RNAcentral holds the sequence, with entries from ENA and MGnify.
This is a predicted structure of a 73-nucleotide RNA (transfer RNA) from a Nanobdellota archaeon.
Its Rfam family is "tRNA".
Lineage of the source: Archaea > Nanobdellati > Nanobdellota.
RNAcentral records the identical sequence in 2 taxa.
């Protein structure tokens, strides 16, 4: 160099057909317990890798470019 997946919350990932961004796990509060854990309830956290570009309207559709992972030369 080609060619395929993947990049969304502190972490691991959901999110066909475009239409208010989500789920466990942690973390903060609280409620249970003689404490803790365990389990219950609730909050907080997000420029959706970067720049364009279609569209009313992009996480999602196009280009391009960066990063991981994998085939191929």
């Nucleotide at each position: 160099g080609c060619c395929c997946g993947g990049g969304u919350a502190g972490c691991u990932c959901a999110g066909a057909a475009g239409g208010u961004a989500g789920a466990g796990c942690g973390u903060c509060c609280g409620g249970c317990u003689g404490u803790u854990a365990a389990c219950c309830g609730g909050a907080a956290g997000g420029u959706c890798c970067c720049a364009g570009g279609u569209u009313c309207g992009a996480g999602u559709c196009c280009u391009g470019g960066c990063c991981c992972g994998g085939g191929c030369g």